[in-house]
RNA sequence: AAGCGAUAAAGGCAAACCUGUCGAAAGGCAGGGACGCAAAGCUAAAGGGCCUGAAAUGGCAGCCAGCUACCGAA
Repeated sequence: AAGCGAUAAAGGCAAACCUGUCGAAAGGCAGGGACGCAAAGCUAAAGGGCCUGAAAUGGCAGCCAGCUACCGAA
């Protein structure tokens, strides 16, 4: 440095659902709540995929992907 991921240490995120709110919807945001997550951090203005819609010009990164990153047993 790359790879790997402990019943390690420290810390982190937060599905469903509920409440409020924005939106035509998908979905977003805030609070509660934890199913899970070693990238569940960031990127949707140009990789694929999926969702809504008559139509993407709207969404989804907790589908894959790209970029970056904490810790250090085997």